[in-house]
RNA sequence: CCAGACGGUCGGGCGGCCGCUCUUGCGUGUCCCGAAAGGGUGCAAGGGAGGAAAGUCCGGGCUCCAUACAGACACGGCGGCGGGUAACGCCCGCCGAGGGCGACCUCAGGGAUAGCGCCACAGAAAACAAACCGCCCAGCGGCUUCGGCCGCCGGGUAAGGGUGAAACGGUGGGGUAAGAGCCCACCGCCCCGACCGUAAGGAAGGGGGCAUGGCAAGCCCCGCCGGGAGCAAGACCGAAUAGGGACGCAGACCUUCGGGUCAGGCCUGUUUGUGGGCCGCGUCCGGGUGGGUCGCGCGAACCGCCGAGCGAUCGGCGGUCCAGAUGAAUGGCCGCCCCGCCAAACCUGGCGACAGGGGAGGCGGACAGAACCCGGCUUACAGACCGUCUGGCGCC
RNA sequence: GGUCACGUGGCGGAGUGGUGACGCAGCGGACUGCAAAUCCGCGUACCCCGGUUCAAUUCCGGGCGUGACCUCCA
Numbered sequence: 001c002c003a004g005a006c007g008g009u010c011g012g013g014c015g016g017c018c019g020c021u022c023u024u025g026c027g028u029g030u031c032c033c034g035a036a037a038g039g040g041u042g043c044a045a046g047g048g049a050g051g052a053a054a055g056u057c058c059g060g061g062c063u064c065c066a067u068a069c070a071g072a073c074a075c076g077g078c079g080g081c082g083g084g085u086a087a088c089g090c091c092c093g094c095c096g097a098g099g100g101c102g103a104c105c106u107c108a109g110g111g112a113u114a115g116c117g118c119c120a121c122a123g124a125a126a127a128c129a130a131a132c133c134g135c136c137c138a139g140c141g142g143c144u145u146c147g148g149c150c151g152c153c154g155g156g157u158a159a160g161g162g163u164g165a166a167a168c169g170g171u172g173g174g175g176u177a178a179g180a181g182c183c184c185a186c187c188g189c190c191c192c193g194a195c196c197g198u199a200a201g202g203a204a205g206g207g208g209g210c211a212u213g214g215c216a217a218g219c220c221c222c223g224c225c226g227g228g229a230g231c232a233a234g235a236c237c238g239a240a241u242a243g244g245g246a247c248g249c250a251g252a253c254c255u256u257c258g259g260g261u262c263a264g265g266c267c268u269g270u271u272u273g274u275g276g277g278c279c280g281c282g283u284c285c286g287g288g289u290g291g292g293u294c295g296c297g298c299g300a301a302c303c304g305c306c307g308a309g310c311g312a313u314c315g316g317c318g319g320u321c322c323a324g325a326u327g328a329a330u331g332g333c334c335g336c337c338c339c340g341c342c343a344a345a346c347c348u349g350g351c352g353a354c355a356g357g358g359g360a361g362g363c364g365g366a367c368a369g370a371a372c373c374c375g376g377c378u379u380a381c382a383g384a385c386c387g388u389c390u391g392g393c394g395c396c
Numbered sequence: 397g398g399u400c401a402c403g404u405g406g407c408g409g410a411g412u413g414g415u416g417a418c419g420c421a422g423c424g425g426a427c428u429g430c431a432a433a434u435c436c437g438c439g440u441a442c443c444c445c446g447g448u449u450c451a452a453u454u455c456c457g458g459g460c461g462u463g464a465c466c467u468c469c470a
Stems, first nucleotide, its partner, number of pairs: 001392010012337007020048007031040003050367001054378002057376005062230004069273005075226005080094005095109001096107004110221002115219002117215003132161002134157004139152005169187006188210001189208004195202002234294004244285006251262004264279004287469002301320008338365005346357004397466007406420003414450001422438005443459005
């Protein structure tokens, strides 16, 4: 210098003018509403989008459902091991498999000897394998130039051909009628395994001729986790209407006629038990309203320093207060600068095409907008910068 | 803002691991003097991108699009 890998930061800046929203303070002698308090309006000061605010895909906080307790059965999710965390399907470290020359990347990465199911087409045969062609042997028949050849039939053979995504170890040698782990060497596979590691796992060595196809993002089995709904949750104030109707499930006894007892119904998947709530409960139709306040931002918060740890992360100390709208604010215009692309004069070299410099001017500067709040993941994104590392080339 | 569902020719609509039905519409032919009706025939249809699998419309993940429901009071 070129090509690349990984991690991180930012994602326009300054000024002027005009606006929007929230908070606080002041003013109300002047304007509007109101009986008043107060609100609007006015003035001043201060705050005012993101790394993804997005998708709503996971996990929590918070709130309500009186129950979420114990057991069983369903249903859903997760899946190497260890750690981190409030928790996670997230993150870190490690292991294994695959890819890359390498930095490094990818993995829904438990179980296929628990059971069931599926493996189309092609092919002879597709899951307790299978003889279509070929090869070999025997028998019978025919032909013969006596070497054999052809046909039929029976048997052996998984080495060769062909089919397929996949054909029941691979290569070489021996062996055989032809063959075959039938035997041998190497490789692969399976079983045991000293020792190492918290563990996943690794592994010296020993044994077995091989008996073991794939799919669990098919059912399933094993282990672990899970109550449901969601800020339109929910609480309060105010206004208005018909506390109306249909269907389903619900009964006996006593009574002084007020009611009481038991049963029954409903209550967060089903069910059993325990304990409890409401006496009607559930579903649907119909009616009224379309107002306000709270929830609502001090928090698993942010910044800096120090310490523990390989790291995710954790601890200590100090500092800071940082959006809160509700048809929904956070904006518009102008100037200068910045970055990228195109590029006229002009300068230098050259006969020239052109090359190097130069910059008037023009165009462009992304993805995208909080709505209860956090931790993650995923997706979108013009461009700029920083750090660590790898491969190659050149020079010293 | 929240919670769900669904994407298959021009339209409606089955299929859910192994070469996607059917109806309407369209086009061509037959019939007819010409049409209609009827009969016969025809076509680059699984929203997009990845993954699992020998094989994906189907199973899984992500994206895009469309649609539905949810105020409060009694």
Predicted 3D model of RNase P RNA and transfer RNA as a complex of 470 nucleotides. Rfam match: Bacterial RNase P class A. The family's RNA type in Rfam is ribozyme. The prediction has a mean pLDDT of 79.